This is a predicted structure of an 86-nucleotide RNA (Glycine riboswitch aptamer) from a soil metagenome. The model forms 89% of the base pairs in the Rfam consensus. The RNAcentral record of the sequence draws on MGnify.
[in-house]
Parts: sequence; structure tokens; C1' cells
RNA sequence: GCGCAGGAGAGUGCGGCACCGACCUAGCGCCGGGGCCGCCGCCGAAGGCGCAACUCCCACAAUCGCUCAGGUACCAGGGACUGCGC
Repeated sequence: GCGCAGGAGAGUGCGGCACCGACCUAGCGCCGGGGCCGCCGCCGAAGGCGCAACUCCCACAAUCGCUCAGGUACCAGGGACUGCGC
């Protein structure tokens, strides 16, 4: 490094837009469904960034800190790390 298995945390938040379905004579509204966008809160175990001691100095770590990225019901995906095999 590859394969297999295990693998946490945090809102199914608020608002807007159109679409579909049901209802309706029709329309509005309401209800249900998924999609897109915006805002705030929150998480920290891809990645990224920052810091200690040792050291004359420089450089230099993390499951610590930051939260840019990423994530935030279920499912799916990602996932540090662990076990086994090569």
C1' cells in the first nucleotide's frame, strides 16, 4: 500500500422556490412526498492548518486545539483507528 471485517460524534432546525399526488366544478388555501437554494446552530475520526518538550538554533507530534474543507434523522457514502491475510 491492497483486500476483508469492525468503526464514533453532531438539527429528521428555520425560511424561500417551483414540481408531483390527494381534495375541489374550477381556483386559492391546507395536507403528504421528494428536489433545489439561503440562514443559523452543532460535530470532529478523510484532508488541511496551529502549538510543547527534547535541541545552541532551525526543523519537528498527536485520538490536543482550529473548523477552511467535510459532516449533521433512517438508508447510502465517507471515516482516524483496530484485527486478519498478502